[in-house]
RNA sequence: GAUGAACAAGGCAAAACCGUCGAAAGACGGUGACGCAAAGCUGCGGGCCUACGGAAUAGAGGGGGGACUAUUCCACGGCAGCCGAGCCGCCACAG
Numbered sequence: 001g002a003u004g005a006a007c008a009a010g011g012c013a014a015a016a017c018c019g020u021c022g023a024a025a026g027a028c029g030g031u032g033a034c035g036c037a038a039a040g041c042u043g044c045g046g047g048c049c050u051a052c053g054g055a056a057u058a059g060a061g062g063g064g065g066g067a068c069u070a071u072u073c074c075a076c077g078g079c080a081g082c083c084g085a086g087c088c089g090c091c092a093c094a095g
Stems, first nucleotide, its partner, number of pairs: 001093001003092002011036002016031006034081001040087003044084003047079003053074007
């Protein structure tokens, strides 16, 4: 080192299934391997997912409001195995 072709050591573990947590997205544990040279860590920027809750609009009802129904929007919830960034680092190879 904007090297991971080869040889070798070791590592992680997608989908699916089971259990637990959660409103959900999803997370954790077990089984399991699709893949991964950072598929190690950090939600910092973008993107994506979700919407318990909040807001707006409309509907129906009603004296009016709340509750109710529909649509849209919002992260303070998530995804690091979507991209970028930051931090840290094993082995081999080359210098």
Predicted 3D model of a 95-nucleotide RNA (c-di-GMP-I-GGC riboswitch aptamer) from a Bacillota bacterium.
The prediction has a mean pLDDT of 86.
Rfam family: c-di-GMP-I-GGC riboswitch aptamer. Rfam links the family to the GO term cyclic-di-GMP binding.
It was read from a public genome assembly, where an Rfam model found it.
Taxonomically the source falls in Bacillota (Bacteria, Bacillati).